Annotation: Predicted 3D model of a 475-nucleotide part of an RNA (small-subunit ribosomal RNA, 5' domain) from Spirulina subsalsa CCAP 1475/1.
Context: one part of a larger RNA
RNA sequence: GGAUGAACGCUGGCGGUAUGCUUAACACAUGCAAGUCGAACGGUCUCUUCGGAGAUAGUGGCGGACGGGUGAGUAACGCGUGAGAAUCCGCCUCUAGGUCGGGGACAACAGUUGGAAACGACUGCUAAUCCCGGAUGAGCCCUUGUGGUAAAAGAUUUAUCGCCUAGAGAAGAGCUCGCGUCCGAUUAGUUAGUUGGUGGGGUAAAGGCUUACCAAGACGGCGAUCGGUAACUGGUCUGAGAGGAUGACCAGUCACACUGGGACUGAGACACGGCCCAGACUCCUACGGGAGGCAGCAGUGGGGAAUUUUCCGCAAUGGGCGAAAGCCUGACGGAGCAAUACCGCGUGCGGGAGGAAGGCCCUUGGGUCGUAAACCGCUUUUCUCAGGGAAGAAGAACUGACGGUACCUGAGGAAAAAGCCUCGGCUAACUCCGUGCCAGCAGCCGCGGUAAUACGGAGGAGGCAAGCGUUAUCC
Numbered sequence: 001g002g003a004u005g006a007a008c009g010c011u012g013g014c015g016g017u018a019u020g021c022u023u024a025a026c027a028c029a030u031g032c033a034a035g036u037c038g039a040a041c042g043g044u045c046u047c048u049u050c051g052g053a054g055a056u057a058g059u060g061g062c063g064g065a066c067g068g069g070u071g072a073g074u075a076a077c078g079c080g081u082g083a084g085a086a087u088c089c090g091c092c093u094c095u096a097g098g099u100c101g102g103g104g105a106c107a108a109c110a111g112u113u114g115g116a117a118a119c120g121a122c123u124g125c126u127a128a129u130c131c132c133g134g135a136u137g138a139g140c141c142c143u144u145g146u147g148g149u150a151a152a153a154g155a156u157u158u159a160u161c162g163c164c165u166a167g168a169g170a171a172g173a174g175c176u177c178g179c180g181u182c183c184g185a186u187u188a189g190u191u192a193g194u195u196g197g198u199g200g201g202g203u204a205a206a207g208g209c210u211u212a213c214c215a216a217g218a219c220g221g222c223g224a225u226c227g228g229u230a231a232c233u234g235g236u237c238u239g240a241g242a243g244g245a246u247g248a249c250c251a252g253u254c255a256c257a258c259u260g261g262g263a264c265u266g267a268g269a270c271a272c273g274g275c276c277c278a279g280a281c282u283c284c285u286a287c288g289g290g291a292g293g294c295a296g297c298a299g300u301g302g303g304g305a306a307u308u309u310u311c312c313g314c315a316a317u318g319g320g321c322g323a324a325a326g327c328c329u330g331a332c333g334g335a336g337c338a339a340u341a342c343c344g345c346g347u348g349c350g351g352g353a354g355g356a357a358g359g360c361c362c363u364u365g366g367g368u369c370g371u372a373a374a375c376c377g378c379u380u381u382u383c384u385c386a387g388g389g390a391a392g393a394a395g396a397a398c399u400g401a402c403g404g405u406a407c408c409u410g411a412g413g414a415a416a417a418a419g420c421c422u423c424g425g426c427u428a429a430c431u432c433c434g435u436g437c438c439a440g441c442a443g444c445c446g447c448g449g450u451a452a453u454a455c456g457g458a459g460g461a462g463g464c465a466a467g468c469g470u471u472a473u474c475c
Stems, first nucleotide, its partner, number of pairs: 001475004006471005013345006019338002021303001026301003030298003035062003040059002043056005069256003078181007087173002092169008100134001102132003109124006140148001142147001154161002182228003189219003194216008231253004235246004258279005281292004309335001311334003317331001318329004348378004358369004382416001383412006392402001419464005424445003430459005440447002
């Protein structure tokens, strides 16, 4: 000098665009953040012009594995990059074929009943795109026999939308390997499923992934193991570069969801707003037993030098469901708060010497603040008021949270808008008074003990400017 997710002190006019718990992965009141489909199904209710329309607890389907948050753990195939083979893949696209014929249960509901509640229990009835046999079967598998196994679901407004099987694609996911990826040797040896093989098991899939047996290997001074620290990257900051530092925001990947463990469902999870168990904590309780998980958006307490509203809207973009209308969406779009940062604008412009008054200095002649002010003329960015008023809406129309906002026009009036730091040298800028090694200053050198350009005040000057200084950190 540059930089910052900054903080602190003094000061503070406006706009645009960004950014805003870096600390306690501390604890959380309250509200909202994931639903949707009646064109899958039976029932119930409401309205009815008896044609029908609507609502929906339950069954069923799809989605709650995305989106959003955080960085605790992790030194690892976690990430980055390049390659690979033994894999899966709901929804989407394309292609081919099929969708035949039967049976059954459980909710809802009704009845009885337990419990303070949460929530149940028993009996009986019932529908389906729920569940289960049968048929067929290109393909698949075992195997070459005219062998075996194994599918399907219907709905409607009759246009379609579905369902099953197989193949291909797209996108996604799992796995393996080469190379790269912090510090410590005051950590030198480490390892028993350990290294390899065979058989069995397991997975979507290779594999000690697992198990039995066999062999005795495997890693390590090119740093194993152990300890410490840490999410990684694109990037960001700095620098002429090499490099150093860093990983907020935005984007990609990973990990986590009160702590630890576990599986279920499913195309996909070992699942933030699912389940089970254990633990800590909080709450309810009729003491028998229950409920909860903000590292979602707001917000609260706490910690801290320090970080915002319990706002508006689904109008746009995107997502889920739906044939659609539409519903949901604290994703997102916006508004609010904060000079937190960057950028832009303003606080007036021109004239004006009796160089006024006043302040300060003075050698008492004067000098300086200083064209500065007054005064004269002008302008109105911004501001206030009034009138008009968007684009963003995709397209035939309708539909705008922002917002009567931006912007435009008119009127008014210089009106309402400047501070902060410094002035010994480095380093741009000097005098007076006070103080008297005191009070104090200070980044370094150093100032202050009676004329201090270094302390405090004043006048003046220099620098930057809605900021200016200080502190912290990096280059």

Lineage of the source: Bacteria > Cyanobacteriota > Cyanophyceae > Spirulinales > Spirulina subsalsa. RNAcentral holds the full RNA, with entries from ENA and SILVA. The prediction has a mean pLDDT of 86.